[in-house]
């Protein structure tokens, strides 16, 4: 200068006229005070919060997945261990069992899991035969029997190299080296490292499934209030005993079924005619929940850190299909082009005046913690390479 | 603002469950029978399964993120 990595920020600022929301004053013209974001977004997870048993048991299901720690609580966040990338700054990992079991591994291929002989290999018999120094020895068929080296196939061929052995072979046997699993000994809260010793040696669980843990449902259109309009229909049993009548019936206990309480199911629970559910029709309007909250800033202690714990000080949208906007000056950021000037030996760098452009993603709807994704700038520290001295 | 479902050839749907060569009407192209066209019969073409990543030899299918499109709902009485 180029490329690439990590971190923390910021999200243009004054001010004039017009305007839109919400508050609080005023009797009123009107004034005064506040109004989006780092993701307000995706609804992907966790919580609070309200209904329903403060939520209970069993089955089904769903989720997580290396260890220790954070936290309201989590698939998240720090610290590590392990394992991969990357020359390196540095990033990445869905990382629990495959030695519980069950199931795939299409196609090619001779075999795809305790397999397997196509071409080979090495050997025995039998039938031809060539060469002979007549002891032999070498093709060729058929037929047997033994091998997992060597070709071929394939994502994968039953650990890898090497020697030994062998009629040819092979963890067969030893060496070293990798994996996985048991013992043992150090270190470490633990995953795990180190080091001895045994065994053994396909891949797949983002395939069913074992194995810890965790998980009740629905969701502020939860839910509560008050007032009004315009109502109609339905479903809430059954059986025994007792009382009571005006003889229609009404009460009360008891036992069993329905229906409702939003759960997948069952139990269980709790309600059941002054109640509750459902269908049709009709209105589309008020409060409350609403926002002060695991709340932002700073100090200071403790922790490696995530994070707690104490002070001190700050109030910062709450409205309805929904405001936060628009124009103009100036002043700052970036880019491009032309000019001028400086600083340095250079390479290249700063600096000012003119002109011309740009300024991105995107909008709160109960409310927080987090992942993700969409994105504009410049700032600070590293890394690799080039140029110059 | 919550909740659910679906994206496969010009159109409409299988296939996804249990991964292994992408199918089926309709459409569209050539041939034949007809003078001709409907209509019939016989061949045939046309996707990279919305999009990116990942797991796994091997993805439409299994998982993560993304884009799009379509349904449901609440009070009072």
């Nucleotide at each position: 200068c180029c490329a690439g990595c990590g971190g923390a920020c910021c999200a243009g600022g004054a001010g004039g006229c017009c305007g839109c929301c919400g508050g609080c004053c005023g009797c009123a013209g009107g004034g005064c005070c506040g109004g989006a974001g780092g993701a307000a977004a995706g609804u992907c997870c966790g919580g609070g919060c309200u209904c329903c048993a403060c939520a209970g048991g069993g089955c089904a299901g769903g989720g997580u997945g290396c260890u220790g720690g954070a936290u309201a609580a989590c698939g998240u966040c720090c610290a590590g261990u392990g394992g991969g990338g990357g020359c390196g700054a540095c990033c990445c990992c869905g990382a629990g069992g495959a030695a519980a079991g069950u199931g795939c591994c299409a196609c090619a291929g001779a075999a795809a899991g305790g397999a397997g002989a196509c071409c080979g290999c090495u050997u025995c018999g039998c039938g031809g035969u060539g060469c002979u120094u007549c002891g032999g020895u070498g093709g060729c068929g058929c037929g047997g029997a033994g091998c997992a080296a060597g070709g071929g196939u394939g994502a994968a061929a039953g650990c890898g190299u090497g020697a030994g052995g062998u009629a040819a072979g092979a963890g067969c046997u030893c060496a070293c080296g990798g994996g996985c699993c048991c013992c043992g000994g150090c270190g470490g809260c633990g995953a795990c490292g180190c080091c001895g010793g045994g065994g053994u040696c396909g891949g797949c669980a983002a395939a069913c499934c074992c194995c810890a843990c965790c998980c009740g449902g629905a969701g502020c259109a939860a839910g509560a209030g008050a007032a009004a309009c315009a109502g109609g229909g339905g479903a809430c049993c059954c059986g025994g005993g007792g009382g009571c009548u005006u003889c229609g019936g009404c009460c009360c206990c008891c036992g069993g079924a329905c229906g409702g309480g939003u759960g997948g199911c069952c139990c269980g629970c709790c309600c059941g005619c002054g109640g509750u559910c459902c269908c049709c029709g009709g209105g589309u309007g008020c409060u409350c929940g609403c926002u002060c909250g695991a709340g932002g800033g700073g100090u200071g202690c403790g922790g490696c850190a995530a994070c707690g714990c104490a002070c001190c000080u700050c109030c910062c949208a709450g409205a309805g299909g929904a405001a936060u906007g628009g124009u103009c000056u100036c002043c700052g950021c970036c880019c491009c082009g032309c000019g001028g000037g400086g600083g340095g030996u250079g390479a290249u760098c700063c600096c000012c005046g003119c002109g011309g452009g740009g300024a991105a993603c995107a909008g709160a709807a109960c409310c927080c913690g987090g992942c993700u994704u969409a994105c504009g700038g410049g700032c600070c520290g590293g890394u690799g390479g080039g140029c110059c001295u | 603002c919550g909740g659910g479902a679906c994206g496969u050839a010009g159109c409409g749907c299988a296939g996804u469950u249990u991964g292994g060569u992408a199918g089926c009407g309709c459409a569209c192209c050539u041939g034949a029978a007809u003078g001709g066209g409907g209509u019939u019969c016989a061949g045939g073409g046309g996707g990279c399964c919305g999009g990116a990543g990942g797991u796994u030899c091997a993805a439409a299918u299994c998982c993560u993120c993304u884009c799009g499109u379509c349904c449901c709902g609440a009070c009072c009485a």